[in-house]
RNA sequence: AGACACGUAGCUCAGUUGGUUAGAGUAUCACCUUGACAUGGUGGGGGUCCCCGGUUCGAAUCCGGGCGUGUCUACCA
Numbered sequence: 001a002g003a004c005a006c007g008u009a010g011c012u013c014a015g016u017u018g019g020u021u022a023g024a025g026u027a028u029c030a031c032c033u034u035g036a037c038a039u040g041g042u043g044g045g046g047g048u049c050c051c052c053g054g055u056u057c058g059a060a061u062c063c064g065g066g067c068g069u070g071u072c073u074a075c076c077a
Stems, first nucleotide, its partner, number of pairs: 001073007010026004019057001028044005050066005
């Protein structure tokens, strides 16, 4: 430098054909349970869906550009 894949909650991830309010597990907080822990149960909080622009009545989802990460190839040494 090129090709491909990926970017969604603190972490790991799902999200089907674009459709009304964006989800799971885990973590975290409160309460219940216990003599006290652990386990378990109930409930709550937590989101710039990487950024900018476009298409559309409507975009996490489609299109263009950019940024970042990973893999591979090439180049230099």
Predicted 3D model of a 77-nucleotide RNA (transfer RNA) from an uncultured SAR86 cluster bacterium. It matches the Rfam family "tRNA". The coordinates come from a structure-prediction model, not an experiment, and the mean pLDDT is 81.